[in-house]
């Protein structure tokens, strides 16, 4: 200097806005329409550095069959272990109705 790896999904939480429901206000033909997220809420979105579970990866051991045959390599299954670390922190862009700790992105920059 470069490459690879640092996993995925579901449920939930921090958080998020306002399409729908509801709340509040106004209008009014009492059905509905408009405004309001600086409305606690329900539906909804939702974490690389938050939680839980399942799966996947890697290593070791055991069993099984395949190939060669000295005993190895490899397939499948099972068990055990492991899956680290992640400080400060922009600005900009994207989706959705709209926004966000979502995505670009463990980004740029600094330690």
């Nucleotide at each position: 200097c470069g490459a690879a790896a640092g996993u995925g999904u579901a449920c939930c939480u921090a958080g998020g806005g306002u399409u729908c429901c509801g709340g509040a206000g106004a209008u009014u033909a009492u059905a509905a329409u408009c405004u309001u997220g600086u409305c606690u809420g329900g539906u909804c979105c939702g974490a690389g550095c938050g939680g839980u579970a399942c799966a996947g990866g890697u290593a070791u051991u055991g069993u099984u069959g395949u190939u060669a045959u000295u005993u190895a390599a490899g397939u499948a299954c099972a068990a055990u272990a492991u899956u680290a670390c992640a400080c400060c922190g922009a600005a900009g862009g994207g989706a959705u109705a709209a926004a966000a700790g979502c995505c670009c992105a463990g980004u740029c920059g600094g330690g």